[in-house]
RNA sequence: GCCUGUGUAGCUCAGUUGGUUAGAGCGCGAGUCUCAUAAGCUCGAGGUCCUGAGUUCAAUCCUCAGCACAGGCA
Repeated sequence: GCCUGUGUAGCUCAGUUGGUUAGAGCGCGAGUCUCAUAAGCUCGAGGUCCUGAGUUCAAUCCUCAGCACAGGCA
C1' cells in the first nucleotide's frame, strides 16, 4: 500500500427483508431476606447504536468517505 472483518450500556455481546419502546448477561444503585454478610428474589439508573455525508416518508440497519481495532496478502 491492497483486501476482509469488527465498532450497539462501565465490560462481554445479541438484534432487526429499513417502521411504532433498542435488548440480554455480568457489573452498579435501592429494596426484600438474614443476627450480619454472601447467595437468591424484586425494582431502578445507565445508550450520540464510532464520526460525517447520501438514499428514503422513515436509517442502529442500505450506500459512500473517514477514524479506531483485528486478521490476511505484498
Notes: This is a predicted structure of a 74-nucleotide RNA (transfer RNA) from a Candidatus Pacearchaeota archaeon. Its Rfam family is "tRNA". It is annotated as a transfer RNA. Its mean pLDDT, the model's own confidence on a scale to 100, is 81.